[in-house]
Molecule: SAM riboswitch aptamer (S box leader)
Organism: Hymenobacter cavernae
RNA sequence: AAUUUAUACAGAAGCGGCGAGAGAUUAGGCUCCGAGACCCGCUGGCAACCAUCGAUCAUCGAAAGGUGCCAAUUCCUGCCCACUCAAAAAUUGAAAGUGGGAAAUAUAAGUU
Numbered sequence: 001a002a003u004u005u006a007u008a009c010a011g012a013a014g015c016g017g018c019g020a021g022a023g024a025u026u027a028g029g030c031u032c033c034g035a036g037a038c039c040c041g042c043u044g045g046c047a048a049c050c051a052u053c054g055a056u057c058a059u060c061g062a063a064a065g066g067u068g069c070c071a072a073u074u075c076c077u078g079c080c081c082a083c084u085c086a087a088a089a090a091u092u093g094a095a096a097g098u099g100g101g102a103a104a105u106a107u108a109a110g111u112u
Base pairs, nucleotide, nucleotide: 001112002111003110004109005108006107007106008105013043014042015041016040017039021032022031023030026078027077028076029075044070045069046068049066050065052062053061054060055059074104079101080100081099082098083097084096
């Protein structure tokens, strides 16, 4: 780097350093930010994918190891489908909203 599987509406912040943008990419929205964000370091914590340990039929529990994570659902939307709005029927079907799927992304554990 490619690929497979699983998960992604839960959960978890203080201090110090730095000093201007940040929230993956592109566009729109929205949000965070000199009352110091983002990032880095230390400490603390969350979680339970792998490993380990304990009890088990499935499964559950623990948390000293390897990762990961600690604003907002992966911050939201974009593509496809269905529905609401929405009607006697037909045609068109905006904006807004709801649900499902795909794609992308992230993380873990494998494979090449």